[in-house]
c-di-AMP riboswitch aptamer (ydaO/yuaA leader) from Nodosilinea sp. LEGE 07088, 134 nucleotides, folded computationally. The sequence was found by an Rfam model in a public genome assembly. The source organism's lineage runs through Bacteria, Bacillati, Cyanophyceae, Nodosilineaceae and Nodosilinea.
């Protein structure tokens, strides 16, 4: 010098997953609230389903076609990519979990999370915003 790893700070990103207040006197736990996302649950409507079980969170479903199976290819359809939205390209991703025989939508209403993993690109249209000077 350069790479990794670890610490502690800031700037940000995917996600619903953020903020505030109080206690405890600990560099963190609990406890409320908010804001944000999910489930259950009437009439009327909807369905004639129910072992070929069924459902639910989530962007993660779906033809074909090859293949003994894992799995490979290919289409259609979702999702993301750094202040916002459009369009256009380009890149990436379609996992994982969970319920326990049970649930359609659903007003009142009941309940439940607010984790957890990262440094991701240009261009054009459009319109916000911060600083800092006078």
């Nucleotide at each position: 010098c350069u790479g990794a790893g670890c610490c502690a700070u800031u700037g940000g990103c995917c996600u619903a997953g953020u903020u505030u207040g109080g206690u405890c006197u600990g560099u963190g736990a609990c406890c409320a609230a908010a804001g944000c996302g999910g489930a259950g649950g009437a009439c009327c409507c909807a369905a004639c389903c129910u072992u070929u079980g069924g459902g639910g969170c989530a962007a993660a479903c779906u033809u074909u076609g090859c293949g003994a199976u894992c799995g490979c290819a290919a289409g259609g359809g979702g999702g993301c990519g750094a202040a916002c939205u459009c369009u256009c390209a380009c890149g990436c991703c379609c996992a994982g979990c969970c319920c326990g025989u049970c649930a359609g939508c659903u007003a009142a209403c009941u309940u439940c999370g607010u984790c957890g993993g990262c440094c991701u690109u240009g261009a054009g249209a459009g319109g916000a915003g911060a600083c800092a000077u006078g």